[in-house]
RNA sequence: CUGCACUAGUCGGGGAGCCAGCGGUGCCCUGUUACCUGCAAUCCGCUAUAGCAGGGAUGAAUUCCCGUCCGAGGGAAAAUGAUGUGUCGACUGACCCGUAUAAGCGAUGUUGACGUUCCGGUCUUGCGCAACAAGGCCCCGUGAACCGUGUCAGGUGGGGAACCAAGCAGCACUAAGCGGGUAUCUUUGUGUGCCGCGAGGGCGCCGGAGCCGAGUUGGCUGUGCGGGUAACGGAUGGAUCAUCUUUCUCAGAGCCGGGUGUGCAG
Numbered sequence: 001c002u003g004c005a006c007u008a009g010u011c012g013g014g015g016a017g018c019c020a021g022c023g024g025u026g027c028c029c030u031g032u033u034a035c036c037u038g039c040a041a042u043c044c045g046c047u048a049u050a051g052c053a054g055g056g057a058u059g060a061a062u063u064c065c066c067g068u069c070c071g072a073g074g075g076a077a078a079a080u081g082a083u084g085u086g087u088c089g090a091c092u093g094a095c096c097c098g099u100a101u102a103a104g105c106g107a108u109g110u111u112g113a114c115g116u117u118c119c120g121g122u123c124u125u126g127c128g129c130a131a132c133a134a135g136g137c138c139c140c141g142u143g144a145a146c147c148g149u150g151u152c153a154g155g156u157g158g159g160g161a162a163c164c165a166a167g168c169a170g171c172a173c174u175a176a177g178c179g180g181g182u183a184u185c186u187u188u189g190u191g192u193g194c195c196g197c198g199a200g201g202g203c204g205c206c207g208g209a210g211c212c213g214a215g216u217u218g219g220c221u222g223u224g225c226g227g228g229u230a231a232c233g234g235a236u237g238g239a240u241c242a243u244c245u246u247u248c249u250c251a252g253a254g255c256c257g258g259g260u261g262u263g264c265a266g
Base pairs, nucleotide, nucleotide: 001266002265003264004263005262006261009058010057011056012030013029014028015027020047021046022045023044024043035055036054037053038052039051064259065258066257067256069254070252073249074248075247076246077245079243080242081241082240083239085237086236087235088234091233093232094229095228096227097226098225099224100223101222103221104220105219106217107216108215115211116210117209118208119207120206121205122204123200124199125198126197127196128195129193130192131190132189133188134187135186136185138181139180140179141178142177148173149172150171151170156165157164158163
């Protein structure tokens, strides 16, 4: 060096998750070239040589192993932004309310502001007057089968008679009652009065008069203070999404470089 046989290795890999850890089933990515059967999420099998059990193919190199380059995907963190949400007013920016001030605008004021003094009203109470309401008095009408009055036809009773007596209906009158009127009178009352008189009270408001002589007011803006709201703005904490950065892991085709046996025979 050649031939035959065999062995290690290989017959996909990776990420998150689960787990003390490893591998697998399930999910996702990569990839097409990619053995078979059984097991498994209230899991399965193992223990650093870290799926197990059984079978098969290939086999020391184009095929196995390591490294460089490129690099899909995945995890973590930070920053920025958006959306939605919780908290904060000792964030007073915004908004609302009150109050003070009087710089500006306005209103008012020498046809007299503000202030001050006096008077009156408004308020309370008593009396009167008036109005209104109700009752009384008064007037009119009506008003009693018997138990009201008068007169009492007829009839009844007494009497020899004259006559006497009681008395229904009718008629007239009247009591209580009922209805109406009421100029005047009288009693009581009142959500009454541009009413009158007296007493009291008050200094708020209104009106008037006198004095004084230039302010007064606080509608709008401004400024200060106090209170409130939390929609907007501000701060801050979670959540979700997006962008960007850093970091961890890394499939994969390809290029390049390197590494890897044993026996027999010639």
Molecule: Bacterial large signal recognition particle RNA
Organism: Oscillospiraceae bacterium